[in-house]
RNA sequence: GGAGCGGCCCAGGUGGUCGCCGGCUGGGGCUCGGUGAAAGCCGGGCACCCAGCGGGAGGAAAGUCCGAGCUCCACAGGACGGGAUGCCAGCUAACGACUGGUGGGGGCGACCCCGAGGACAGUGCAACAGAAAGCAAACCGCCGAUGUCCGGCCAUUCUUCGGGAUGCACCGGGCAGGCAAGGGUGAAAGGGUGAGGUAAGAGCUCACCGGGCUCGCGGUAACGCGAGUCGCACGGCAAACCCCAUCCGGAGCAAGACGGAAUAGGAAGGCGCUUGAGGGCGGUCCGCUCGAUGCCUUCGGGUUCGUCGCUCGAGAUCCGCGGCGACGCGGAUCCUAGAGGAAUGAUCGCCGACCGCGCGUGGUGACGCUCGCGGUGACAGAACUCGGCUUAUGGACUCUCCGGCC
RNA sequence: GGAUCUGUAGCUCAAUCGGCAGAGCACCCGGUUCUUACCCGGGAGGUUGAGGGUUCGAUGCCCUCCGGAUCCACCA
Numbered sequence: 001g002g003a004g005c006g007g008c009c010c011a012g013g014u015g016g017u018c019g020c021c022g023g024c025u026g027g028g029g030c031u032c033g034g035u036g037a038a039a040g041c042c043g044g045g046c047a048c049c050c051a052g053c054g055g056g057a058g059g060a061a062a063g064u065c066c067g068a069g070c071u072c073c074a075c076a077g078g079a080c081g082g083g084a085u086g087c088c089a090g091c092u093a094a095c096g097a098c099u100g101g102u103g104g105g106g107g108c109g110a111c112c113c114c115g116a117g118g119a120c121a122g123u124g125c126a127a128c129a130g131a132a133a134g135c136a137a138a139c140c141g142c143c144g145a146u147g148u149c150c151g152g153c154c155a156u157u158c159u160u161c162g163g164g165a166u167g168c169a170c171c172g173g174g175c176a177g178g179c180a181a182g183g184g185u186g187a188a189a190g191g192g193u194g195a196g197g198u199a200a201g202a203g204c205u206c207a208c209c210g211g212g213c214u215c216g217c218g219g220u221a222a223c224g225c226g227a228g229u230c231g232c233a234c235g236g237c238a239a240a241c242c243c244c245a246u247c248c249g250g251a252g253c254a255a256g257a258c259g260g261a262a263u264a265g266g267a268a269g270g271c272g273c274u275u276g277a278g279g280g281c282g283g284u285c286c287g288c289u290c291g292a293u294g295c296c297u298u299c300g301g302g303u304u305c306g307u308c309g310c311u312c313g314a315g316a317u318c319c320g321c322g323g324c325g326a327c328g329c330g331g332a333u334c335c336u337a338g339a340g341g342a343a344u345g346a347u348c349g350c351c352g353a354c355c356g357c358g359c360g361u362g363g364u365g366a367c368g369c370u371c372g373c374g375g376u377g378a379c380a381g382a383a384c385u386c387g388g389c390u391u392a393u394g395g396a397c398u399c400u401c402c403g404g405c406c
Numbered sequence: 407g408g409a410u411c412u413g414u415a416g417c418u419c420a421a422u423c424g425g426c427a428g429a430g431c432a433c434c435c436g437g438u439u440c441u442u443a444c445c446c447g448g449g450a451g452g453u454u455g456a457g458g459g460u461u462c463g464a465u466g467c468c469c470u471c472c473g474g475a476u477c478c479a480c481c482a
Stems, first nucleotide, its partner, number of pairs: 001402004006397001009395002012351007020056002023053006029046007058379001062390002065388005070252004077286004082248005087101004102116001103114004117243002122241002124237002139183002141179003146176007154167005191209006210232001211230008256308004266299006278290003301481003315334008353376006360369003407478007416431004425462001433449005455471005
């Protein structure tokens, strides 16, 4: 100088002035109820005022992508269908998250990434190009051993001396045929490299590498290592249908419970009344259960009030112990917004951080130090609550790796 | 707060089981006409919302973001 990783890390501090929202206490005001002849007394309410005390956003409060608590419906049943997950082991309330490993891939390295079961259960897909694309094939090319044809050369033989017939080997050309090494096409062409071998070739043979199978050893396992054996069989796609294994009932705090108020407890249509409509919040069937001035849809009407759910919880901080770790166990301390369309702010000064400019100063220089002035300060806003993930976002630091210089 | 759907040319929509992204209107140029419209011929215009993955190959499959739209209170 460049890079990698990590965490209960920070999310400016402080003071003045003016505000915002809850809670508690006290006082006042208004109001309701009881009692009383009345004054008054007792009890309650207020999103009315004043004073005091104490409190008031996040690491993501966000997206709502997973998993739960909680609530209601059979305390959640069976079958089909549907959905999710997918190496192994662990952790956990649970999970698709997290931790550790295995295998694969990337990087010089620190380190990072992986939806990573099955393609001998079946069905399907592969455009274009190419000879051939799924029980492989032969365009160029190589060969032409074997068989055969033509020509040459040569030999034998016949001859009317022009020539004809036959043939071992050799040479040249062709056909049948052989090959899958090389070229070419493609994302992909049925192991790779080298040697032998051959007419040319080829796991045809051999060595090494890769692969299948078997055995042994190590490991909880995924898997690894070693030996033997088989010339190599079984190409790719399952984020295509599918198969296998495991898991999943549905809805969501606008869930739901209690109290109160109000009206046209209305109209139309449909279904049903024990042979059962409909409900039990995605589909079908069964079962269970509720079920009759009942249920559904549309229109119309009314209220849009209070209390609970609601914040003490798989809680936070610190310490110790166990574990590589996620995490677990034990002890001590603490209470930290609860809310209604929604509060947690504004401004000024000082200090601190970063950036820019200027004066001075040290240094050959990069640059450092002191002071002054100006500017900047991110992403973002709880709404029942937790555990994760993802996304947005400013800064500081620990540790590690690589390179250069001394 | 909760739940669901959707995004392709300027606009409205297509694209079979994953195999060359297309149509109508609009736009531009030329022709026709005295001129305009109609009509005829030709043309341009696309990061398929963005990024990543699976695959030989993605508008369509999978994941993460971004934008837009819709629905949901209680009583009887």
Two RNAs folded together computationally: RNase P RNA and transfer RNA, 482 nucleotides in total. Rfam match: Bacterial RNase P class A. Rfam classes the family as a ribozyme.